[in-house]
RNA sequence: CCGCCUGUAGCUCAGACAGGUAGAGUGGCUAAUUGUAUAGAUUAGCAAGUCAGUGGUUCGAAUCCACUCAGGCGGA
Numbered sequence: 001c002c003g004c005c006u007g008u009a010g011c012u013c014a015g016a017c018a019g020g021u022a023g024a025g026u027g028g029c030u031a032a033u034u035g036u037a038u039a040g041a042u043u044a045g046c047a048a049g050u051c052a053g054u055g056g057u058u059c060g061a062a063u064c065c066a067c068u069c070a071g072g073c074g075g076a
Stems, first nucleotide, its partner, number of pairs: 001075007010026004020059001028046007052068005
């Protein structure tokens, strides 16, 4: 220098092919039950996101396009 892959909740990841309400597990918080208990266990609920960034296309972008940043792999 060229090509490819990855970037989404605190953490691990799905969702992108085929544009239309942002999700799961785990963790956190609250309540109830159990419990000697502010531990642990079970159940219910709640909160947590500029979807790496900027710009573009579109009625509408995590998703499509361009560029940039970070990490990884390969080639020269």
Model confidence (mean pLDDT): 83 of 100. Predicted 3D model of a 76-nucleotide RNA (transfer RNA) from a Candidatus Parcubacteria bacterium. Its Rfam family is "tRNA". Rfam classes the family as a transfer RNA.